[in-house]
Context: one part of a larger RNA
RNA sequence: UGACGGGGGCCCGCACAAGCGGUGGAGCAUGUGGUUUAAUUCGACGCAACGCGAAGAACCUUACCAGGGCUUGACAUCCUACGAACUCUUUGGAAACAGAGAGGUGCCCUGGGGAGCGUAGAGACAGGUGGUGCAUGGUUGUCGUCAGCUCGUGUCGUGAGAUGUUGGGUUAAGUCCCGCAACGAGCGCAACCCCUGUGUUUAGUUGCUAACGAGUAAGGUUGAGCACUCUAGACAGACUGCCGGUGAUAAACCGGAGGAAGGUGGGGAUGACGUCAAAUCAUCAUGCCCCUUAUGUCUUGGGCUACACACGCGCUACAAUGGUCUGUACAAAGGGAAGCGAAGUCGCGAGGCAGAGCGGAUCCCAUAAAACAGAUCUCAGUUCAGAUUGCAGGCUGAAACUCGCCUGCAUGAAGUCGGAGUUGCUAGUAAUCGCGGAUCAGAACGCCGCGGUGAAUGCGUUCCCGGGCCUUGUACA
Numbered sequence: 001u002g003a004c005g006g007g008g009g010c011c012c013g014c015a016c017a018a019g020c021g022g023u024g025g026a027g028c029a030u031g032u033g034g035u036u037u038a039a040u041u042c043g044a045c046g047c048a049a050c051g052c053g054a055a056g057a058a059c060c061u062u063a064c065c066a067g068g069g070c071u072u073g074a075c076a077u078c079c080u081a082c083g084a085a086c087u088c089u090u091u092g093g094a095a096a097c098a099g100a101g102a103g104g105u106g107c108c109c110u111g112g113g114g115a116g117c118g119u120a121g122a123g124a125c126a127g128g129u130g131g132u133g134c135a136u137g138g139u140u141g142u143c144g145u146c147a148g149c150u151c152g153u154g155u156c157g158u159g160a161g162a163u164g165u166u167g168g169g170u171u172a173a174g175u176c177c178c179g180c181a182a183c184g185a186g187c188g189c190a191a192c193c194c195c196u197g198u199g200u201u202u203a204g205u206u207g208c209u210a211a212c213g214a215g216u217a218a219g220g221u222u223g224a225g226c227a228c229u230c231u232a233g234a235c236a237g238a239c240u241g242c243c244g245g246u247g248a249u250a251a252a253c254c255g256g257a258g259g260a261a262g263g264u265g266g267g268g269a270u271g272a273c274g275u276c277a278a279a280u281c282a283u284c285a286u287g288c289c290c291c292u293u294a295u296g297u298c299u300u301g302g303g304c305u306a307c308a309c310a311c312g313c314g315c316u317a318c319a320a321u322g323g324u325c326u327g328u329a330c331a332a333a334g335g336g337a338a339g340c341g342a343a344g345u346c347g348c349g350a351g352g353c354a355g356a357g358c359g360g361a362u363c364c365c366a367u368a369a370a371a372c373a374g375a376u377c378u379c380a381g382u383u384c385a386g387a388u389u390g391c392a393g394g395c396u397g398a399a400a401c402u403c404g405c406c407u408g409c410a411u412g413a414a415g416u417c418g419g420a421g422u423u424g425c426u427a428g429u430a431a432u433c434g435c436g437g438a439u440c441a442g443a444a445c446g447c448c449g450c451g452g453u454g455a456a457u458g459c460g461u462u463c464c465c466g467g468g469c470c471u472u473g474u475a476c477a
Base pairs, nucleotide, nucleotide: 001477002476003474004473005472007471008470009469010468011467012466013465015461016460019425020424021423022422023421026316027315028314030312031311032310033309034307035306042053043052064302065301066300067299068298069297070296073125077124078123079121080120081119082118083117086103087102088101089100090099091098092097107114108113127291128290130289131288132287136285137284138280139279140278141276143274148187149186150185151184152183153182154163155162156161167178168177169176193268194267195266196265198236199235200234201233202232203231204230207226208225209224212223213222214221239262242256243255244254245253246252318418322377323376324375325374326373327372334365335364336363339358340357344353345352346351384415389410390409391408392407393406394405395404431453432452433451434450435449436448437447
């Protein structure tokens, strides 16, 4: 100087407390461990691994296993020889591939040849998701969006170092003020950026419809208009600016006015010096080591989907604030051409047929659902719950046996609110309800977004956890 202390002081955070909802019990889905297996490819392991890499394993993917093949190779450059390339037929085969036959003679051209492609041969080489993340780059997690981390000059100290950065206040903040052997500065904080909340203005189609005209069963449907909504550009607006109080006359804090908004308005992006030899050699790149008729490569089938069990993230429930049936209302944000697919029509339905419109403020996906109104059920393993299983179908795709999703009929398991424990959340939040997207042929209860309905509680900082500053002790460096 740090680090540490079941030392002290001050302070903060859904850290506790106050509340609301979960999880831990059940079934299923998914990841992991374990076990099994020819293989169940690999990585990730306290927080910070475990719905993680994977924004999507039937084949492919695929790295694993078994079998069948190839050895200058599936891919790159170079040399030689032959042949245009290429197309078709056929035999064997699970395919890869091995063999046979037929057609075909192109482009440039200095008539030697050249470009491109194929076959054969020779070697230089290719190739490796093989090892090492403790050899590395790059990228990332984490403490932590915590308020810290440093430097120059000066001064002090023999020196390591200190000072500044400590102190008194204050702040979300090393934020600002005052003081001070310090004076300044840098990286962080804040601001500048995006979305959102108010208004003005510009613009008016594909958006909108107040007034006027036309039309309809109805509807901006139409003439018309750009007021209103909206869209998307520009600008204004919030700065403790104003008033009162407290304070040290400071910084600031408390209250008030005006205002759509008030003290960082709400949300996002943004992550200092560093820590963990943290993660990744399987995104990529890369040193070294290793394989080279195999640890490379092609292909068929299988596996990654196994299942006495254990754990984690979830979904659905156990019901009456509910289930079922009927009627009826209100979104936002997205996506669409090998696409979205309307109306119509067939089917109980999944879906089929058909094809209008739309590269979209125009058309389509697309009925939002909870809510509301009415009817019924009457507390029961039930008209709760839906696992499991049987049969019959649909869709995608060469192909759904291993191993997809969906529909109908039948079947109707556990489950009556969950031990010790543990977790999220402070407001348009939690809870609850549906909608969309990426990936994607098909395949979400996951993920990323969107809106609808919409709470309770917060006395406070003694305690648990994590963190910041000062100080003290030290068997530590």
This is a predicted structure of a 477-nucleotide part of an RNA (small-subunit ribosomal RNA, 3' major domain) from an uncultured bacterium. The prediction has a mean pLDDT of 85.